[in-house]
RNA sequence: GCGGUGAUAGCUCAGUUGGUAGAGCGUCUGCUUCCCAAGCAGAAGGUCGCGGGUUCGAACCCCGUUCGCCGCU
Repeated sequence: GCGGUGAUAGCUCAGUUGGUAGAGCGUCUGCUUCCCAAGCAGAAGGUCGCGGGUUCGAACCCCGUUCGCCGCU
């Protein structure tokens, strides 16, 4: 330098015929208990790496770009 792949909630990850962003764990609140744990109910938390484009509409398609990993020269 070229090619491939990944980046989504605090963590680990889903979500690809374009149509309201989700799960588990964790955190907080309540119930239960003498207390803790467990259990049950609820809540908060995300500009989907970044910048543009296409579209009525983009995590998803296109271009550029940053970082990690793999391969080639």
A computed fold for a 73-nucleotide RNA from a Patescibacteria group bacterium, annotated as transfer RNA. The coordinates come from a structure-prediction model, not an experiment, and the mean pLDDT is 81. The same sequence occurs in records of 2 taxa. RNAcentral holds the sequence, with entries from ENA and MGnify. Its Rfam family is "tRNA".